[in-house]
Context: one part of a larger RNA
């Protein structure tokens, strides 16, 4: 030098307090340990693994079993030989896959040959096999922390140090001052996107018309720019004015130089090994969906600021051509018929819900929860038995607010609330995103947890 201390100073951060709302207890969904199992395919495993890869396991995906099958091979490229084929159609075994038999049946051509295809050969393909301790690329994380260096100079023998340290100050190695350092860069900030205010400019499909709300684009505006206090002077702080907005206004993108030999050979590449009538590949079922358990995230609830029935207002951002589906009829419903519009500021999905109005319900395992199950239906699909989503009736478990412990969250944010998309043939309590309603608390920094600076002991490196 560094790292570490139950050393010391100083500073931060939903770290704690203080606050609101859960989690941990039920069911039940979903991941994971286990156990089982012919197989339950592999991977991720302290923060940083565990609704995670998987933005969608009935076949398929699939990599995993078991059973049939095929061997230049499902896939590509060369060469040799032979051959006229592929396509198609039939018959026979057969769960399919393949087998096996049979019908039909190429193109150009200076004729030597050439294209195209099959089939035998041969080189080779083929491996989701193993190493992520051989690797690239690409991610977490520490951390949006405020550091990490370098030229030249000067100190030191050297390692190295200074410069980065000191006095203020910031969110910030932010700016000020000091200083043997003077400059510089990688990081901070800015410059990018969105969003609040206002001006212009164009307006369809927006509106029945035009303004105006909206919609697209260009610009204005915030800069400690003004004022008063503090600081010795500065940097800056604390107060006001004016403003739609203040003192980085909110939000996003943006991850310095490194740590964990962190993660991925299973997205991809790639180097070494290994398999090659199989470790390759194809189908059929089956399995990934097992269950005595244990653990993680979530849903729904336990009521009466609820819980029904009727009525009644108000969005936002989306998404849609074998796609969205409207009036309109049928059906208690899920849907079914239909057939208009829309390739979409036109048409449709599309009735947002919570709210507000008025009836019932009177504290009860209940007109509270709603599992599990029976029965009958819809809907997508070659198929819903293993194993699919949804209606109706009937059934109604457990659950009276949850021990230690434990999360999240400082403002339009928590909490409730619903809506939408991606994956998708169907299947969302998950993820992304999107508006409505919309709060409580922060004395402080003693403690717990991470971190930054100086600085102190070290038997550690």
């Nucleotide at each position: 030098u560094g790292a570490c201390g139950g050393g010391g100073g100083c500073c931060c951060g939903c770290a704690c307090a203080a606050g609101c709302a859960g989690c941990g207890g039920a069911g039940c969904g979903u991941g994971u340990g286990g156990u089982u199992u012919a197989a339950u395919u592999c991977g991720a495993u302290g923060c940083a693994a565990c609704g995670c890869g998987a933005a969608g396991a009935a076949c398929c995906u699939u990599a995993c079993c078991a059973g049939g099958g095929u061997u230049u091979g499902a896939c590509a490229u060369g060469c040799c030989g032979c051959c006229g084929a592929c396509c198609g159609g039939a018959g026979c075994c057969g769960a399919a896959a393949g087998g096996c038999u049979u019908c039909u049946u190429c193109c150009c051509u200076u004729c030597g040959g050439g294209g195209c295809g099959a089939c035998g050969g041969c080189a080779c393909a083929g491996g989701u096999g193993c190493u992520g301790c051989a690797u690239g690329g690409c991610u977490g994380u520490c951390g949006u922390c405020a550091g990490c260096u370098c030229g030249u100079g000067c100190c030191g023998u050297g390692a190295g140090g200074u410069g980065u340290u000191g006095g203020g100050u910031u969110a910030a190695g932010u700016c000020c001052c000091g200083c043997a350092a003077c400059g510089a860069g990688c990081g901070c900030a800015a410059c990018c996107c969105c969003u609040g205010c206002c001006g212009g400019u164009a307006g369809u499909u927006g509106u029945c018309a035009c303004u105006u709300u909206c919609u697209a684009c260009c610009g204005g505006g915030a800069c400690u720019g003004c004022c008063g206090g503090g600081c010795u002077a500065a940097a800056c702080c604390c107060g006001g004015a004016g403003g739609a907005a203040g003192g980085u206004g909110g939000g996003g993108a943006u991850g310095a130089c490194g740590u964990c030999a962190a993660g991925u050979c299973a997205g991809c590449a790639c180097g070494g090994c290994c398999c090659u009538g199989a470790c390759a590949u194809c189908c059929u079922g089956g399995g990934c969906u097992a269950c005595a358990c244990a653990c993680a995230c979530g849903c729904u609830a336990c009521a009466a600021u609820g819980g029904u029935c009727g009525g009644u207002c108000c969005a936002a951002a989306g998404g849609g051509c074998a796609g969205c589906c409207a009036a309109g009829g049928c059906g208690c419903g899920a849907g079914c018929c239909g057939g208009a519009g829309c390739u979409a500021a036109u048409c449709c999905c599309a009735c947002a819900a919570a709210g507000c109005c008025g009836g019932c319900c009177u504290c009860a395992g209940u007109g509270c929860a709603g599992a599990u199950u029976g029965c009958a239906g819809g809907c997508u699909g070659c198929a819903a038995c293993u194993c699919g989503c949804c209606u109706g009736c009937a059934u109604g478990a457990a659950g009276g607010c949850g021990g230690a412990g434990u999360u999240g969250c400082u403002a339009g944010u928590a909490a409730c609330c619903g809506c939408c998309g991606g994956u998708c043939a169907g299947c969302a309590c998950a993820c992304g995103g999107c508006g409505g309603u919309g709060a409580a608390u922060a004395c402080g920094u003693u403690c717990c947890c991470g971190g930054g600076c100086c600085u102190u002991g070290u038997a550690c490196a």